A computed fold for an 86-nucleotide RNA from an uncultured bacterium, annotated as c-di-GMP-I riboswitch aptamer. It was read from a public genome assembly, where an Rfam model found it.
[in-house]
């Protein structure tokens, strides 16, 4: 350096739900709360999904395209990092 997560130390983060706030919405922030997480630290680069708007097709069930937003706790990728192992 790369790989791995049984074990040790210090610990860290925080799903659902509830309250307040922001947003048209998806959703986000803060507080409470812990389902889980060895990157559940950071980045929307690729794919997926969600929201808004426009357009096209349609057998009216839906399918597709463009653009913007969201999700890093959907997956991949990039960057960085604690402890331990062989």
């Nucleotide at each position: 350096a790369a790989c791995c997560g049984a074990u040790c130390a210090g610990g860290g983060c925080a799903a659902a739900c509830u309250g307040c706030u922001c947003g048209a919405g998806a959703g986000a922030g803060c507080a409470g709360g812990a389902c889980g997480c060895a990157a559940a630290g950071c980045c929307a680069c690729g794919g997926g999904c969600c929201c808004a708007c426009u357009c096209c097709c349609c057998u009216c069930g839906g399918g597709g395209a463009a653009c913007g937003g969201g999700u890093a706790g959907c997956c991949g990728g990039g960057c960085c990092g604690c402890c331990g192992g062989a």

Of the family's consensus pairs, 100% are formed in the model.